[in-house]
């Protein structure tokens, strides 16, 4: 900072997408530590269990366990005496009473339970954020300065008895204390009321201050004797309470809301002001600068994104509000609630009951259902920090302080480092050589972070000690070994990264464009490689790219968008001088904008994240005050903006009336006879009951030719006979008057074409609907006949249109030129100046271009309107407006990736022009209709083998299917293979000949053969990489090859034009068979094509003279260039030159060139004919001519071989022959070619045979030998018929050629003698030695199905001289919504 995506291709508007950052996230694969944060976004659903507010005995009374003394009474062990009968002594044990410690648990008192902990339901509001203000207030504890606490009372819980109830819970009587509670006293600098005097302020009034009345306190307690507590009173801090200025979502399809409602008076309430409340009295009060209604929603500091201005969010910390199961704004109590762990009612819910009642509120911290995509521990401590109580000590704190758990974020760090090519092995992919993974592993040398194991061990604690949850953690040192772990994404473009295999519009991918239909870098895998990494993807969701809501930053002629148009209200803006004013704007200065938090610096955790009670700046707001401009406000004042007045002149400007010819209609009367009318071409229609035409006079309506003009007036729809009548407005002059009065213009008011409504009158014409006539496949249309309603008038209505200049209004400014219309100046016209319309080309500029260009779409200003992707839709629903028709406002859902604008190249048109073409036309001859041959559909078959199918397939591939050919069916056989040829190992000579059985192919068997100096050839068997396939895919290909088309086009380079695509040159003017050449010219010069060069062919020279020729000379024959001999002459020829250029007349034309019965010349304007085939076009044709990826088969899709087929046959078409006859057939005679062949060949002659042909024989490897040319010409005959015309078809006899002629060969001979009597619609060749028509060759080939190709040469015409029309082309132009290019695109019904 951009990028894909509308086109062939450009540019332009536009709209989807991508790439970034972010998270309180989740889902899926993976998953080592550490450090710091963060963790119900959903059901403000329900909650089980514990725990989260309690201290104080230095305020009180009572005081239970227990203790320990003391009496007393029991108990009675030991010991001493004894008279034995006791007695003394009594440890002990139980009770009982005082006294004393002790202090449990409740009580009354005090202070905290209004802090702190949660949540965002509801709230659009002084809720909150900011900045005043309270002269309209409270504040416990706290601090600081006064004062002061004297002396009585009388209760009440607790407690102790009855008592009710199952329980909670109470009631009854009765003692009793306190800093509980009540008077009394004292008391003002306290409150209230009257009052003085002084200042001050902001309206109500504050403050201070003088008398004077009246009212109000109190509590002791405790020691260690410092104070603590307690009453008043001022003042402070603190928290709170109220008012107000400004900000804060969305909807006008919500435009009116409001009765305590707005206000004043008295009253009352309250800490306090106040319709807060309550009696009266007025009738206000908000609202478009958007009330009220609806929806949604906790606000903020901040968070995230952005360059920033914005735009989203309000987790986690922090400030404020709300709320505590749901409501009552319920109240008590306090300083402080209308109280989350308080009370009371009332709902819904749970739970307990003895059925009579009664308990609860996790939106505290754990946890538990539950919804949900989804969010943890029923965890340690009161060591720190902070709160509550107390004089402390201490007791509570789920605040807090750790720990657990989850990669959920964000930072650190690890999973090794260094050598180390045989570039191992495996994998992959390979053009087979190799590449790559890849120094990457193995290997060696080192290290020991982190994990692990031993020892040590904190700071946090504040101090005189003593007190550590975390924690034996943090950290520090030893120990041993490389030992303790990488994944996920993505690899067509954008966006870094390509390759093999599967798949085969299938399975799948996809966030957009899109991929996938047999060679998928887009789907799956596989190895590779990118780019992140304890992570990586996706997904939702926010900024960003989007200047795609534009304030900064955008638009409206044609892409979405200028209101149909006018005057005008609110509102916006607004001229020159000058005075005050200070609302806005700017600038400085104070105050404030908490705190975190983000910047900058620094400082502590090893670093970082974090984290600091270190420092700056910022915090772009507010509000306060100063100033100077200027815009506003208040005057004053001035004339240029605007307006009046005066004067003059144009005008279809508007309303109302009178009038007028001209035309159509129709009715009346006269002439006059059969047609008229109206079409492309008819018919409906009227007309013999008199039409049309024509003529004279009438009646009616509507409209106003000529003038008439990118003339004219008007805002805009809109205005056009003439004349009058009223009556608007613009213009031009003057400069007389007013003095910014001016502009724009939301809403509102009026004007508004055509059709339409209503109601009244009119109605000639011309006319939806309706009807019949024609066109047509139909035709509800077009074209024609009628023909209602409307067009017209009057008064209402509708309110719309391509209502267009697709261009809003009004000022200013920014080059020339050429017209026109109405004024003034000057003036004889003309030319000119100037103001005010109205046109044209154009400059700067301006625009995506076309274009617009002082009439801007150009530069500025100022107002309004209006648009934000296409379809859905100007649709629905609602709401105003209408009498209806309908109009105005005007959405969604769903859907598409585009839809559009301009302008470039093609193609294309039943668009225009310009050309030339056997293209039509003129002629001359065929196909379509018989038979027959031949090819092809179609059927049929075991197979009829494939392949060509419009022109450009169908007598084509095939210039020879009986076997072969062949690829096709059916049996029969071989597997290194029918054929080449490597390499390894082994064996034999190869090889020929007989014979066997078999359809052969092969196979058995005999015999013959036994090489060579080596080396080696030849050959057979195994193996092994490999063969072989007319199997597929012409839509992977190469190559050929038909077609436009032998049509005149096609390109690039420099250079110009244009933001581009492309244009120019190649395009205009003449001209040609031609982009042949000339002239012009922002183009100049080239390149493939065009013509030329090449062959032959016509003319002539030269050279040469055999096989060819014979003028001359000689010789001969029945005849004959037959021979000697000759190059004269024809002819021959792979020689060798020449000629033909508009060169020469005329004429036309600039030139290029054209035209001529011209000359001349064998030939005349390209001489005729061939070869020659330009960029391209169709997925044309062909893997079956070769070749060639890729895929398929491999005892077979390969190879051998027999035999069948490729020749079949209701049918259908295409290319020919032959014919249909007399310009013929038949018989006979007789003449004249060319170009090619000829040795397993042509063959002369002789002979047998009607004959094909046999059978002998010569001549030729050819200008020497071979081949009766036919038609034509003559003689005769046939005499118009299915024939002396046609020959098809069929019988029978043969002939050849071959291994074979059944299927299925051509040829003779007899004999048979079909169809056909010139061929519908429709079509097809060819413009001169053509076209008909006549017969010879010649390739392929043993033969031949050849009428077929492919040459030759004989006779040998007609007709056109154009380009209207059809066809197909070439240029130019012109419209296009085509680009798969019209066989395109595309509408609408129905499935």
């Nucleotide at each position: 900072a951009g990028a894909g995506u509308u086109u062939g291709a450009u540019c332009c508007u536009g709209g989807c997408u991508c790439a970034a950052g972010a998270c309180g996230a989740a889902c899926g694969c993976u998953g080592g530590c550490g450090g710091c944060g963060u963790g119900c976004c959903u059901a403000a659903c329900a909650c089980a269990u514990g725990c989260c507010a309690g201290u104080c005995a230095a305020g009180c009374g009572a005081g239970a366990a227990u203790c320990u003394u003391u009496a007393a009474a029991u108990u009675g062990a030991u010991u001493c005496c004894u008279u034995c009968g006791g007695g003394a002594u009594g440890a002990u044990u139980u009770u009982u009473a005082a006294a004393g410690a002790g202090g449990a648990a409740a009580g009354c008192g005090g202070c905290g339970g209004a802090c702190g902990g949660g949540u965002g339901a509801g709230u659009a509001a002084c809720a909150c954020g900011u900045g005043a203000g309270u002269a309209a207030c409270c504040u416990g504890c706290c601090u600081u300065c006064g004062g002061g606490a004297g002396g009585g009372g009388g209760a009440c819980a607790a407690c102790a008895c009855c008592u009710c109830g199952a329980a909670a819970g109470g009631g009854g009587u009765g003692c009793u204390a306190a800093u509980a509670c009540c008077g009394c006293a004292u008391a003002a600098c306290a409150u209230u009321g009257u009052u003085u005097u002084a200042u001050c302020g902001c309206a109500u009034g504050g403050u201070a201050u003088u008398a004077c009345a009246a009212u109000c306190a109190a509590a002791u307690g405790a020691u260690u004797u410092a104070u603590c507590c307690c009453c008043u009173g001022a003042a402070g801090a603190u928290g709170g309470a109220c008012u107000c200025c400004c900000g804060u979502c969305u909807g006008a399809u919500u435009a009116g809301a409001u009765a305590g409602u707005u206000g004043g008076u008295g009253g009352g309430g309250u800490a306090a002001c106040g319709g807060c409340c309550u009696a009266c009295c007025a009738a206000g009060u908000c609202g478009a600068c958007g009330a009220u209604c609806a929806g949604u929603a906790g606000c903020c500091g901040a968070a995230c994104u952005g360059a920033g201005a914005g735009g989203u969010u309000g987790a986690u910390c922090g400030g404020c509000c709300a709320c505590a199961u749901u409501g009552g704004c319920g109240a008590c109590u306090g300083a402080g609630a209308u109280a989350c762990g308080g009370c009371c009612c009332a709902g819904a819910c749970u739970c307990c009951u003895a059925c009579g009642g009664g308990a609860g509120g996790c939106a505290g911290c754990a946890g538990u259902g539950g919804g949900g995509a989804a969010u943890a521990u029923u965890g340690g401590g009161c060591a720190a920090u902070g709160g509550g109580g107390g004089a402390a000590a201490c007791c509570c704190u789920g605040a807090c302080c750790c720990a657990g758990c989850a990669a959920u974020g964000c930072c650190g760090u690890g999973u090794g480092a260094a050598g180390g090519a045989a570039g191992a092995a495996g994998g992959c992919c390979u053009g087979c050589u190799g590449g790559u993974u890849g120094u990457a592993a193995a290997u060696u040398u080192c290290u020991u972070u982190u994990a692990c194991c031993g020892a040590g061990g904190a700071a946090g604690a504040a101090g005189a000690a003593a007190u550590g949850u975390c924690g034996g953690u943090a950290c520090u040192u030893g120990g041993g070994g490389a030992a303790u772990u990488a994944g996920g994404u993505c690899u067509g473009g954008a966006u870094a990264a390509g390759u093999a295999c599967g798949u085969g519009c299938c399975a799948g991918c996809a966030g957009c464009c899109u991929c996938g239909g047999u060679a998928a870098u887009a789907u799956g895998u596989a190895g590779g490689g990118a780019g992140c990494a304890a992570g990586c993807u996706u997904u939702a969701u926010c900024u960003g790219g989007a200047u795609u809501u534009a304030g900064u930053g955008g638009g409206u002629g044609u892409a979405a968008a200028g209101g149909g148009u006018g005057g005008g209200u609110a509102g916006g803006u607004g001229g020159g001088a000058u005075u005050g004013u200070a609302a806005g704007u700017c600038a400085g200065a104070u105050g404030u904008g908490a705190a975190a938090u983000g910047u900058c610096a620094u400082g502590g955790c090893u670093c970082a994240a974090c984290c600091g009670g270190u420092g700056a700046a910022a915090c772009u707001g507010c509000a306060u005050u100063u100033g100077a401009a200027u815009u506003g406000u208040a005057g004053u004042u001035c004339u240029u903006g605007a307006g009046u007045a005066c004067u003059g002149g144009a005008g279809a400007g508007g309303u109302u009336g009178a009038c007028g010819g001209a035309a159509u209609u129709c009715g009346u009367a006269g002439u006059g006879u059969a047609g008229c009318g109206g079409u492309g071409a008819a018919a409906u229609g009227a007309g013999u009951a008199g039409a049309u035409a024509u003529u004279a006079g009438g009646a009616g309506g509507a409209a106003c030719a000529c003038c008439a003009g990118u003339g004219g007036a008007g805002a805009a729809g809109g205005c056009g006979g003439u004349c009058a009548a009223c009556u608007g407005g613009a213009c031009a002059g003057c400069a007389a008057c007013u003095g910014a009065c001016g502009u724009u213009g939301a809403g509102g008011c009026g004007c508004g074409a055509a059709a339409g409504c209503g109601u009244g009158g009119g109605g000639a014409g011309c006319a939806a609907a309706c009807a019949g006539g024609a066109u047509u496949a139909g035709a509800u249309a077009c074209c024609g006949c009628g023909g209602u309603a409307g067009u017209g008038c009057g008064c209402g209505c509708u309110g719309u249109a391509a209502a267009c200049g697709a261009u809003g209004a009004u000022g200013a400014c920014u080059a020339u030129c050429c017209g026109u219309c109405g004024g003034c100046g000057a003036u004889a016209c003309a030319c000119u100046g100037u103001c005010g319309g109205u046109g044209g080309c154009c400059a700067a500029g301006c625009g995506a271009a076309a274009g617009c260009g002082a009439u801007a779409a150009g530069u500025c200003a100022u107002c309004c309107a209006c648009c934000u992707g296409g379809g859905g839709a100007g649709u629905a629903c609602g709401a105003c407006c209408g009498c209806a028709a309908g109009g105005u406002u005007g959405a969604a859902a769903c859907u598409c990736a585009a839809a559009g604008g301009a302008a470039u190249u093609g193609a294309c048109g039943g668009g225009g022009g310009c050309c030339g073409g056997c293209u039509c036309a003129a002629g001359c001859g065929g196909a379509g209709g018989a038979a027959c041959a031949u090819g092809u559909g179609g059927u049929u078959u075991a197979a009829u083998u494939c392949g060509a199918u419009g022109a450009u397939a169908c007598g084509g591939g095939a210039g020879g299917a009986a076997c072969c050919u062949u690829a096709c069916c059916c049996g029969g056989g071989c597997u290194c293979g029918a054929a080449c040829g490597g390499c390894a190992g082994g064996g034999g000579a190869a090889u020929g000949a007989a014979u066997c059985a078999g359809a052969g192919a092969a196979g058995g068997u005999u015999c013959a053969g036994u090489u060579u100096u080596c080396g080696g050839a030849c050959u057979c068997c195994u193996g092994u990489a490999g063969a072989g396939g007319u199997g597929c895919u012409g839509c992977a290909u190469g190559g050929u090859c038909g077609u436009c088309g032998u049509c005149a086009g096609c390109u690039a380079g420099u250079g110009c034009u244009g933001u581009g695509a492309a244009g120019u040159g190649u395009c205009g003017g003449g001209u040609u068979a031609a982009g042949u050449g000339c002239c012009a010219u922002a183009a100049c010069g080239a390149g493939c094509g065009c013509a030329a060069c090449c062959c032959u062919u016509g003319c002539c020279a030269u050279u040469a003279g055999u096989u060819g020729c014979c003028a001359u000379c000689a010789g001969g024959u029945a005849a004959a260039g037959c021979u000697g001999g000759g190059g004269a002459u024809u002819c021959u020829a792979u020689g060798u030159g020449g000629g033909a250029c508009u060169g020469c007349c005329a004429c036309c034309g600039c030139a290029a060139g054209g035209u001529g019965u011209g000359a001349g010349g064998a030939a005349g304007g390209g001489g005729g004919g061939g070869a020659c085939g330009a960029c391209g076009u169709g997925a044309a044709a062909u893997c079956a001519g070769c070749a060639c990826g890729g895929c398929c088969c491999u005892u077979a899709c390969g190879u051998c071989g027999g035999g069948g087929g490729c020749g079949a046959c209701a049918c259908a078409c295409g290319u020919g022959u032959u014919g249909c006859a007399a310009u013929g057939g038949u018989g006979g005679g007789u003449a004249c070619a060319g170009a090619g062949g000829g040795a397993a060949g042509c063959u002369a002659c002789c002979c047998g045979g009607c004959g094909a042909c046999a059978g002998g024989a010569u001549g030729c490897a050819g200008a020497u030998c071979u081949a009766g040319a036919a038609a034509a010409c003559c003689c005769a005959u046939c005499c118009c018929a299915g024939u002396u015309c046609g020959g098809a078809u069929u019988g029978g006899a043969g002939u050849c050629u071959g291994c074979a002629a059944c299927c299925a060969g051509a040829c003779u001979c007899c004999a048979u003698g079909a169809a056909g009597u010139u061929g519908g619609a429709u079509u097809c060749g060819a413009u001169a030695g053509u076209a008909a028509u006549c017969g010879c060759g010649c390739a392929u080939c043993a033969g031949c199905c050849a009428u077929g190709g492919u040459g030759c040469g004989g006779u040998g015409a007609a007709u056109a001289a154009g380009u209207u029309c059809c066809c197909g082309g070439c240029c130019c132009u012109u419209g296009c919504a085509c680009a798969c290019a019209c066989c395109g695109c595309c509408c609408g019904u129905c499935a």
Model confidence (mean pLDDT): 82 of 100. The RNA shown here (small-subunit ribosomal RNA) has 1391 nucleotides and comes from an uncultured bacterium. Rfam family: Bacterial small subunit ribosomal RNA. Its family is annotated with structural constituent of ribosome and ribosome in the Gene Ontology.